A computed fold for a 528-nucleotide part of an RNA from a metagenome, annotated as small-subunit ribosomal RNA, 5' domain. It matches the Rfam family "Bacterial small subunit ribosomal RNA". The full RNA is in RNAcentral, with records from SILVA.

[in-house]
Context: one part of a larger RNA
RNA sequence: GAUUGAACGCUGGCGGUAUGCUUAACACAUGCAAGUCGAACGGUAACAGGCAAAGCUUGCUUUGCGCUGACGAGUGGCGGACGGGUGAGUAACGCGUGGGAAUCUGCCUUAUAGUGGGGGAUAGCCCGGAGAAAUCCGGAUUAAUACCGCAUACGCCCUACGGGGGAAAGCCGGGGAUCUUCGGACCUGGCGCUAUUAGAUGAGCCCGCGUUAGAUUAGCUUGUUGGUGGGGUAAUGGCCUACCAAGGCAACGAUCUAUAGCUGGUCUGAGAGGACGAUCAGCCACACUGGGACUGAGACACGGCCCAGACUCCUACGGGAGGCAGCAGUGGGGAAUAUUGCACAAUGGGCGCAAGCCUGAUGCAGCAAUACCGCGUGUGUGAAGAAGGCCUGCGGGUUGUAAAGCACUUUCAAUUGUGAAGAAAUGCUCAUAGCCAAUACCUAUGAGUCUUGACAUUAGCAAUACAAGAAGCACCGGCUAACUCCGUGCCAGCAGCCGCGGUAAUACGGAGGGUGCAAGCGUUAAUC
Numbered sequence: 001g002a003u004u005g006a007a008c009g010c011u012g013g014c015g016g017u018a019u020g021c022u023u024a025a026c027a028c029a030u031g032c033a034a035g036u037c038g039a040a041c042g043g044u045a046a047c048a049g050g051c052a053a054a055g056c057u058u059g060c061u062u063u064g065c066g067c068u069g070a071c072g073a074g075u076g077g078c079g080g081a082c083g084g085g086u087g088a089g090u091a092a093c094g095c096g097u098g099g100g101a102a103u104c105u106g107c108c109u110u111a112u113a114g115u116g117g118g119g120g121a122u123a124g125c126c127c128g129g130a131g132a133a134a135u136c137c138g139g140a141u142u143a144a145u146a147c148c149g150c151a152u153a154c155g156c157c158c159u160a161c162g163g164g165g166g167a168a169a170g171c172c173g174g175g176g177a178u179c180u181u182c183g184g185a186c187c188u189g190g191c192g193c194u195a196u197u198a199g200a201u202g203a204g205c206c207c208g209c210g211u212u213a214g215a216u217u218a219g220c221u222u223g224u225u226g227g228u229g230g231g232g233u234a235a236u237g238g239c240c241u242a243c244c245a246a247g248g249c250a251a252c253g254a255u256c257u258a259u260a261g262c263u264g265g266u267c268u269g270a271g272a273g274g275a276c277g278a279u280c281a282g283c284c285a286c287a288c289u290g291g292g293a294c295u296g297a298g299a300c301a302c303g304g305c306c307c308a309g310a311c312u313c314c315u316a317c318g319g320g321a322g323g324c325a326g327c328a329g330u331g332g333g334g335a336a337u338a339u340u341g342c343a344c345a346a347u348g349g350g351c352g353c354a355a356g357c358c359u360g361a362u363g364c365a366g367c368a369a370u371a372c373c374g375c376g377u378g379u380g381u382g383a384a385g386a387a388g389g390c391c392u393g394c395g396g397g398u399u400g401u402a403a404a405g406c407a408c409u410u411u412c413a414a415u416u417g418u419g420a421a422g423a424a425a426u427g428c429u430c431a432u433a434g435c436c437a438a439u440a441c442c443u444a445u446g447a448g449u450c451u452u453g454a455c456a457u458u459a460g461c462a463a464u465a466c467a468a469g470a471a472g473c474a475c476c477g478g479c480u481a482a483c484u485c486c487g488u489g490c491c492a493g494c495a496g497c498c499g500c501g502g503u504a505a506u507a508c509g510g511a512g513g514g515u516g517c518a519a520g521c522g523u524u525a526a527u528c
Base pairs, nucleotide, nucleotide: 001528002527003526004525006524007523008522009521010520013375014374015373016372017371018370019368020367021333026331027330028329030328031327032326035078036077037076040075041074043071044070047069048068049067050065051064052063053062054061055060056059085286086285087284094211095210096209097208098207099206100205103203104202108199109198111196112195113194114193115192116150118148119147126139127138128137129136130135156165157164158163170191171190172189173188174187175186178185179184212258213257214256219249220248221247224246225245226244227243228242229241230240231239261283262282263281264280265276266275267274268273288309289308290307291306292305311322312321313320314319339365341364342363343362347361348359349358350357351356378408379407380406381405388399389398390397391396412469414464415463416462417461418460422455427449428448429447430446431445432444433443434442472517473516474515475514476513477498478497479496483512484511485510486509487508493500494499
């Protein structure tokens, strides 16, 4: 000199853009943060409508009917493996980079083939019981895209090449003939389902090289190193196991100890290098502590399950409940770090045919000079060089065109009004094309039309009024820009280094003046 996720002291007008627990991976009250689908299913607890009945006060009340819109609880599907947080652990194929072969991959895309015919349960509901509760038990009954056989098998899997094995589910919209038990069959379109195929995406695994310090850590290792058989996995492999051999690593630093998430990058520097790894992005690890598996395409799963432990809470003492390193917020620790806000309008995600629902992701707002950037605190004129202050050699000098006065302007702030963009879609109507037996339905494209904004009293613009509301901080001995007076008298004090102070201190304290930076200025800490 530059820099910071900074803190402290004094001071503080506005706006934009960023950033904001670096410490206790300490403990957490409360609310919210992952749901959705009735176009899979049996249904009807609530709400609304309709129909029917009863009562009467004649327009209300009650009761019944799932008939309709919808929908609590439940079965089922998909999603809760993403998104969000944190950096404890980890010196490691964890990360970075470059390669590799023995793998899996829901949803999505491509292609081929199929979607036939049956069965037994079970939740819910109802009845009964146990319990303080959490919850649990028994009986009866019921549905499915839940579950299980049978049939079929172009691909597919196994094979000793003879053969053997294995699948599925329906739902919704529209409809002219024909049939009909009037439910539908049938045709057609869409969404699904099953098997295989290729891809895309994502993930698992292996290897070369690179990746902090210590030798006041020199030897380490028995599933250890390799082989064979077997097991296990999606897959290679001591990954596991039985047997056999005795190997494997190490001064090119093994082992041990300490420290640490890694990277793109950030800061500094002319560079080489040094230091760091907040925000943002990629990867990894973790989710009260330790262990374990289940489900699933994917987890050994932050807001899932089981066991153990510590802690907290409820209890009728028999037994139960919980996990903010999600967003806010509380206590605690600390020099120190924000609101128990608004909205799904946009972007993105989950579910759904869709409408839509959910979304503390996200978009915004609030707080903080924490940082960077921009603007303002007026402009011109004005010598009687006013008054006052300070200094003085008492003549004057300086503060100083500074103020006052006169003329002007109104950025920003204030008040009032006006007012974009962020909105594209979706829905509805019509037209054209495809599909089709069809002008219907559906899909695609186009046109028209009705809407959808948290921010928001938005940005911007215009008007009104008044110089009106807006300057401090540090320093002035040398380094280092800037000097005099008074007080003090090795005292009180200053100080980054040299050093000042013991009676004229430009170095302490105050004043006047000056210098530097400026909504900041200094100090402290830290890095180069």

Model confidence (mean pLDDT): 87 of 100.